Transfer RNA from Patescibacteria group bacterium UBA4787, 72 nucleotides, folded computationally. Its Rfam family is "tRNA". The family's RNA type in Rfam is transfer RNA. The sequence was found in a public genome assembly. Model confidence (mean pLDDT): 81 of 100. The organism belongs to Bacteria candidate phyla, within Bacteria.
[in-house]
């Protein structure tokens, strides 16, 4: 400089344009134990950012940002 993918919750991941974004681990509360651990119950917490299409956007388009990779 171009051209590709990727960016959801503290981690790892899901979610045909239409449901209140969902799970597993984690973490906070209960319940049980003589205390813990396991187990059971229950809660808190996320779509990088900006604009555009759409009745309707996590998905689709265009900039930015940020990370991976390819050509030069």
């Nucleotide at each position: 400089g171009c051209c590709c993918u990727c960016a959801u919750a503290g981690c790892u991941c899901a979610a045909u344009g239409g449901a209140u974004a969902g799970a597993g681990c984690a973490c906070a509360g209960g319940u049980u134990u003589g205390c813990g651990g396991a187990a059971c119950c229950u809660g808190g917490g996320a779509u990088a950012g900006a604009g555009g299409u759409c009745c309707g956007a996590u998905u689709c388009c265009u900039c930015u940002u940020g990370g991976g990779g390819g050509c030069a």